[in-house]
RNA sequence: GGCUGGCCGGGCGACCGCGUCGCCGAGCGGGAGACCGUGAGGUGUCGAGGAAGGUCCGGGCUCCACAGGACAAGGUGGUGGGUAACGCCCACCCGGGGUGACCCGCGGGAUCAGUGCCACAGAAAACAGACCGCCGCUGCUCUUCGGAGCAGCGGUAAGGGUGAAACGGUGGUGCAAGAGACCACCAGCGCGGCGGGAGACCGUCGUGGCUAGGCAAACCCCACCUGGAGCAAGACCGAACAGUGAGUGCUCGAGGGUGGUCCGCCCGAGCUCACGGGUAGGUCGCUGGAGGGUGUCGGCAACGGCACCCGGAGAUGGAUGGUCGUCAACCGUGCCGUCGUGAGGCGGUACGGCGAACAGAACCCGGCCUAUGAGCCAGCCCAU
RNA sequence: GCCCCCGUAGCCCAACGGCAGAGGCAGAGGUCUUAAACACCUCGCAGUGUGGGUUCGAGUCCCACCGGGGGCA
Numbered sequence: 001g002g003c004u005g006g007c008c009g010g011g012c013g014a015c016c017g018c019g020u021c022g023c024c025g026a027g028c029g030g031g032a033g034a035c036c037g038u039g040a041g042g043u044g045u046c047g048a049g050g051a052a053g054g055u056c057c058g059g060g061c062u063c064c065a066c067a068g069g070a071c072a073a074g075g076u077g078g079u080g081g082g083u084a085a086c087g088c089c090c091a092c093c094c095g096g097g098g099u100g101a102c103c104c105g106c107g108g109g110a111u112c113a114g115u116g117c118c119a120c121a122g123a124a125a126a127c128a129g130a131c132c133g134c135c136g137c138u139g140c141u142c143u144u145c146g147g148a149g150c151a152g153c154g155g156u157a158a159g160g161g162u163g164a165a166a167c168g169g170u171g172g173u174g175c176a177a178g179a180g181a182c183c184a185c186c187a188g189c190g191c192g193g194c195g196g197g198a199g200a201c202c203g204u205c206g207u208g209g210c211u212a213g214g215c216a217a218a219c220c221c222c223a224c225c226u227g228g229a230g231c232a233a234g235a236c237c238g239a240a241c242a243g244u245g246a247g248u249g250c251u252c253g254a255g256g257g258u259g260g261u262c263c264g265c266c267c268g269a270g271c272u273c274a275c276g277g278g279u280a281g282g283u284c285g286c287u288g289g290a291g292g293g294u295g296u297c298g299g300c301a302a303c304g305g306c307a308c309c310c311g312g313a314g315a316u317g318g319a320u321g322g323u324c325g326u327c328a329a330c331c332g333u334g335c336c337g338u339c340g341u342g343a344g345g346c347g348g349u350a351c352g353g354c355g356a357a358c359a360g361a362a363c364c365c366g367g368c369c370u371a372u373g374a375g376c377c378a379g380c381c382c383a384u
Numbered sequence: 385g386c387c388c389c390c391g392u393a394g395c396c397c398a399a400c401g402g403c404a405g406a407g408g409c410a411g412a413g414g415u416c417u418u419a420a421a422c423a424c425c426u427c428g429c430a431g432u433g434u435g436g437g438u439u440c441g442a443g444u445c446c447c448a449c450c451g452g453g454g455g456c457a
Base pairs, nucleotide, nucleotide: 001381002380003379004378005377006376007375010327011326012325013324014323015322016321018047019046021044022043023042024041027038028037029036030035049358053369054368056367057366058365059364060363061230062229063228064227073226074225075224076223077222078092079091080090081089082088093107094105095104096103097102108221109220114219115218116215117214118213131160132159133156134155135154136153137152138151139150140149141148142147168186169185170184171183172182173181187211189208190207191206192205193204194203195202196201234284235283236282237281243275244274245273246272247271248270255267256266257265258264291310292309293308294307295306296305297304298303330353331352332351333350334349335348336347337346338345339344385456386455387454388453389452390451391450394409395408396407402440411427412426413425414424415423433449434448435447436446437445
């Protein structure tokens, strides 16, 4: 100067304040009473996160649907393992990048299914192609008789030029000039054998035709996976109003008001009970769960087995905060000690500063991604 | 809680993966006019929200973020 992995997200005390739950409980309401309901206040316990976030995946749980099969739609995509499951994690393979530690990859299939696209430039862009060049033949013209020029027909992919890409590379044989036309070596592909590996794959030998462009984050094909909705899921209780049924009452007065009670006075056509559905509202779901920590064993690891220990929010307009002191940690400066030739390192001490950022549960977990302050620890690489 | 859509010049909006980008309003200059308006001519203004990837090539395809808008219960 870098690379990788991990840790912390402050401790203690005082005062004030908030929420859940337990206990005590003035007062108020109901009741004949026992008691019940509500409850100011007091007191005790507990009280956010590494991401509680984004809602990008996967599950648990709940309800609905469901004989079986096929299609559609969506997703995943090297191999092996982990897991409740995953698009996550671990290890490995292949490809690419880096001097290196290490990093990145939607990483199946592009002849042996099919279709499509490859702009511009260029002669030609996918069963290729003749612009220049090279070569042959014919005709005409010129000629210093060697040939040259022009035109036409044909051969040629070695050279030029275009392009992201031009249908293997190098050397030779060959040829009119050339060409895998042929040969040697190399690269690469298919098939077969052998060896290694659990597998992806790797190594090696033989053989074949001389070569097969790219794009599937284009349609598509192949393999595998997926029923839908979400705690406002869902379950229970349940006013008021309306409805249905029964009883009772309408001047022979049900019921209500007044009042401590009775009489009285006033109003007076409704009142009471039951029922189902289930609104407002309430209760449950609700937090002990794929839980956390330590040790040990198995495994390269992710992770798993066993033993012991721990108790850690549950609100419903939504609590977990504020101030002060102090300490740890960190930074700066000064001094002292020590190491070093030195720059400087380490330790101690005094003073000053800072003492924080991102953000906040709302059914619960496993991941991913994103945001984030001051720092700390370990291993490794490069240069000097 | 569960989902969807959009982002291109100051504003509104086009663009089959192919010269990196069409148009309208607005703006600037000019002609016309006594001066303006209208009309006509000319010009500038984007590097497509950000970052990465696929591809020869990305506004377009894929992934992750950022911002905005909307729907259902």
Two RNAs folded together computationally: RNase P RNA and transfer RNA, 457 nucleotides in total.
Rfam match: Bacterial RNase P class A. The family's RNA type in Rfam is ribozyme. Rfam's curators write: Ribonuclease P (RNase P) is a ubiquitous endoribonuclease, found in archaea, bacteria and eukarya as well as chloroplasts and mitochondria.
The coordinates come from a structure-prediction model, not an experiment, and the mean pLDDT is 77.